[in-house]
RNA sequence: ACGAGUGUAGUUUAAUUGGUAAAAUAUUGGUCUCCAAAACCGAAGUAGUGAGUUCAAAUCUUUCCACUCGUG
Numbered sequence: 001a002c003g004a005g006u007g008u009a010g011u012u013u014a015a016u017u018g019g020u021a022a023a024a025u026a027u028u029g030g031u032c033u034c035c036a037a038a039a040c041c042g043a044a045g046u047a048g049u050g051a052g053u054u055c056a057a058a059u060c061u062u063u064c065c066a067c068u069c070g071u072g
Base pairs, nucleotide, nucleotide: 001071002070003069004068005067006066007065010025011024012023013022019055027043028042029041030040031039048064050062051061052060
């Protein structure tokens, strides 16, 4: 330089091929306990950035960014 792939919650991962985002863990409030742990019941928190297509986009197209792999 060229080509390919990945980007979802603090972390690890889903979403069955466009129909309005989920679980585990972590954090935090409470119950329980003499206290703590464990267990149980809650809460908050997420689509890398910009644009396009569509009634509707995590999903399709595309710019840029970051990372990974390959070719020379």
Transfer RNA from Candidatus Shikimatogenerans sp. Tder, 72 nucleotides, folded computationally.
Its Rfam family is "tRNA". The family's RNA type in Rfam is transfer RNA.
The sequence is in RNAcentral, with records from ENA.
NCBI's taxonomy places the organism under Bacteria, Pseudomonadati, Flavobacteriia, Flavobacteriales, Candidatus Shikimatogenerans.
The prediction has a mean pLDDT of 82.